Record summary:
This is a predicted complex of two RNAs, RNase P RNA and transfer RNA, with 412 nucleotides together.
[in-house]
RNA sequence: AGAGCAGGCUGGACAGCCGCGUAAAUCAUGAGAUUUAUGAGGAAAGUCCGAGCUCCACAGGGCGGGAUAACGGCUAACGGCCGCCGAGGGCGACCUUAGGGAAAGUGCAACAGAGAUAUACCGCCGGAAUUUUUCCGGCAAGGGUGGAAAGGUGAGGUAAGAGCUCACCGGCACACGGGAGACCGCGUGGCCCUGCAAACCCUAUCCGGUGCAACACCGACAGGGAACUAUACGCCUGCCCGGCGUGUUUCCGACGGGUGGCUUGAGCCGUGGGGCAACCUGCGGCCCAGAUAGAUGGCUGUCUAUAACAGAACUCGGCUUACAGGCCUGCUCUAACU
RNA sequence: GCGGGUGUAGUUCAAUGGCAGAACACUAGCUUCCCAAGCUAGAUACGUGGGUUCGAUUCCCAUCACCCGCUCCA
Repeated sequence: AGAGCAGGCUGGACAGCCGCGUAAAUCAUGAGAUUUAUGAGGAAAGUCCGAGCUCCACAGGGCGGGAUAACGGCUAACGGCCGCCGAGGGCGACCUUAGGGAAAGUGCAACAGAGAUAUACCGCCGGAAUUUUUCCGGCAAGGGUGGAAAGGUGAGGUAAGAGCUCACCGGCACACGGGAGACCGCGUGGCCCUGCAAACCCUAUCCGGUGCAACACCGACAGGGAACUAUACGCCUGCCCGGCGUGUUUCCGACGGGUGGCUUGAGCCGUGGGGCAACCUGCGGCCCAGAUAGAUGGCUGUCUAUAACAGAACUCGGCUUACAGGCCUGCUCUAACU
Repeated sequence: GCGGGUGUAGUUCAAUGGCAGAACACUAGCUUCCCAAGCUAGAUACGUGGGUUCGAUUCCCAUCACCCGCUCCA
């Protein structure tokens, strides 16, 4: 210098004028007015996970359903994050990974191909008949089909062959050593075991439902129909029958207003300590939107410029998706020079 | 705001993981003096992007679009 890899920050600024929401104080008290302070995000988004909070349900257990899936840790919790292992990719920095079980069982593998979990089409070898060839037996090395054909390469061996035997590799079982563990290294035996579980399923762990339009309270309002119990009470009526009202369930209608929930919280900033890290923790400081038809905007000037994605609605922790431009840090490869 | 659901030809709907089909509509031809009907032929699609699998409309994830439902009190 070129080509990359990983991570972080920022995402218009300043001045003037006009306007809006909220809180406090003051003045008015009929609405209100003035002053001061404050007023969107890294994703406020999608609503994909996990919680707080709320009401409903709930002795305990089971069936069914859903989610997750190597190992160790972090966390209130998680399907999140960190570290690490295995597998795959890259020369490398580094990246990706739904990564338990296919000898519990069931199912699927189209077409092609002889044969898809079982086989012999071409072929090789031996024997017989015969001499175009046919039959019987052995083999699975080679050809061909396919995504996949009963370990791979080489040597020995054989009628031809074959883990039949041997060496290396792969996979399985056992033993030893290392590690917290997944796992790794090494030795011995030995080659039976096709793939798919984001097919059913099995194993292990976890999970009750509902969502702030939850829920609690206040105010206003107008009630009507049907069914049930079979007569407790009141009235008509002193008694009986009957009727009306009070009860329970259900349907329709009306109201659609206000307050709380609502923002101090697993909070933010600075600094020190522990830890590889996620994260935990000591001390000090700070209060940082809370609307309810829904505020955070507009104009002018300067900076090279008409700035990207986009805007709270109960609140947090994550994930995912969108994002013009600018800045910073660490690392890798290649080439040249010192 | 919260919770559900659906995406396949122009329209309405199908399709066990194995060549995407039907009806109506459209285009061209035949038939007719012309039109309609009829007959023959043709074109047209799995919302988008990844993953699992030998193979995806179908299974999984993300995303986009559309549709539906939901207040309290008495």

About this RNA
Rfam match: Bacterial RNase P class A. Rfam classes the family as a ribozyme.